This is a predicted complex of two RNAs, RNase P RNA and transfer RNA, with 396 nucleotides together. Model confidence (mean pLDDT): 79 of 100.
[in-house]
RNA sequence: CGAGUCGGCCGGGCGACGGCUCGGGCCUCGGCCCGGGAGGAAAGUCCGGACUUCACAGGGCACGGCGCCUCGGGCAAUCGAGGGCGGGGCGACCCGACGGAAAGUGCAACAGAGAGCAGACCGCCUGGAGGCGACUCCGGGCAAGGGUGAAAGGGUGCGGUAAGAGCGCACCGGCGGUCGGGGCAACUCGGCCGGCCUGGCAAACCCCGCCGGAAGCAAGGCCGAAUAGGGAGAGGAUGACGCGGCCCGCCGACUCUCCGGGUUGGCCGCAUCAGAGAAAUCGUCGCACAAAGACAGAAUCCGGCUUACAGGCCGACUCACUCC
RNA sequence: GGUCGGUUAGCUCAGUGGUAGAGCACUACAAUGACACUGUAGGGGUCGUAGGUUCAAGUCCUAUACCGACCA
Numbered sequence: 001c002g003a004g005u006c007g008g009c010c011g012g013g014c015g016a017c018g019g020c021u022c023g024g025g026c027c028u029c030g031g032c033c034c035g036g037g038a039g040g041a042a043a044g045u046c047c048g049g050a051c052u053u054c055a056c057a058g059g060g061c062a063c064g065g066c067g068c069c070u071c072g073g074g075c076a077a078u079c080g081a082g083g084g085c086g087g088g089g090c091g092a093c094c095c096g097a098c099g100g101a102a103a104g105u106g107c108a109a110c111a112g113a114g115a116g117c118a119g120a121c122c123g124c125c126u127g128g129a130g131g132c133g134a135c136u137c138c139g140g141g142c143a144a145g146g147g148u149g150a151a152a153g154g155g156u157g158c159g160g161u162a163a164g165a166g167c168g169c170a171c172c173g174g175c176g177g178u179c180g181g182g183g184c185a186a187c188u189c190g191g192c193c194g195g196c197c198u199g200g201c202a203a204a205c206c207c208c209g210c211c212g213g214a215a216g217c218a219a220g221g222c223c224g225a226a227u228a229g230g231g232a233g234a235g236g237a238u239g240a241c242g243c244g245g246c247c248c249g250c251c252g253a254c255u256c257u258c259c260g261g262g263u264u265g266g267c268c269g270c271a272u273c274a275g276a277g278a279a280a281u282c283g284u285c286g287c288a289c290a291a292a293g294a295c296a297g298a299a300u301c302c303g304g305c306u307u308a309c310a311g312g313c314c315g316a317c318u319c320a321c322u323c324c
Numbered sequence: 325g326g327u328c329g330g331u332u333a334g335c336u337c338a339g340u341g342g343u344a345g346a347g348c349a350c351u352a353c354a355a356u357g358a359c360a361c362u363g364u365a366g367g368g369g370u371c372g373u374a375g376g377u378u379c380a381a382g383u384c385c386u387a388u389a390c391c392g393a394c395c396a
Stems, first nucleotide, its partner, number of pairs: 002319009013287006020037007039295001043306002046304005051216004058248004063212005068083006084098001085096004099207002104205002106201002121146002123142008154172006173197002175194008220268004230259006242250001325395007334348004342379001350366005372388005
């Protein structure tokens, strides 16, 4: 000097003038004074919690969420720190829906001989027959090489053989068993044994472990207003309605649909000084400055996740080039 | 504010993880003096967008954009 990685922070300050809104006070009812007034995501509503109602009766199935280990915070969802394993990057570093495929069921189009009880098209070897010959036909053995495919079921070499093959052996890799070392653990290192070679998909069904009752502030509560429980139909003591998808259990007399009519206001829920009419939180000018310009705006509250974001500041580090 | 559903050809909609379809519309030809109806043939698709799982995604998962319905 260039390229890049990680962590943290800001995303506006001061002044003047003029406005908006909430609360309190004064008052000559027009206004005046004092104080408060968006965000890191207020967003998406993805996952939880508080709170409220559903009957102070529960149980099972179904369904949904989570899923490496240790420690810590939390009711939970989940987060933080450190570590393991796998993948990416020259590197700083980054990413991971990271339990189980040897419990079972299932899937793999097309191509290809054969795709999960693997397989034989070309090819290699061999017996017989035919042919002058190239070669052809019938039968048997094989899976090294070619070819197809996303994937052909260990790899390399030597031996072996008619040709071949874990068929045998050596080394390497994987798997299983066992023993020992390290670690709290996930996991890892090493020795020995077994030719055991047993592929992929669980963001397919499923299995294992842990957790979860449902609905949502338009929940729900109080007051007020208005009323006629009017007409028709259906179900119900052979048990309806209900805690909702189903079953058992419990409860015990009403429940549902349509037509017609009346009313359709207020307060609480609702915020430790933002806060409601789902409506306020701003504008202009000046100053410093390179410049004031991003994404976007509370609606019951809180936690996590995800997504959007102009520009700027601070710190730690990596790579390349040049110079000393 | 909250709870759900949808997006596939110009339009309306189907679509078990394995070559994307139907009807209408469109184009050409036939038929007609001509047009319509009819018949034959044909064209037309980033499956809203981005990423992931998988050998393979319209389909499964996650995020996102747009549209619609319901709840006082």

Annotation:
Rfam match: Bacterial RNase P class A. Rfam links the family to the GO terms ribonuclease P activity, tRNA processing and dimeric ribonuclease P complex.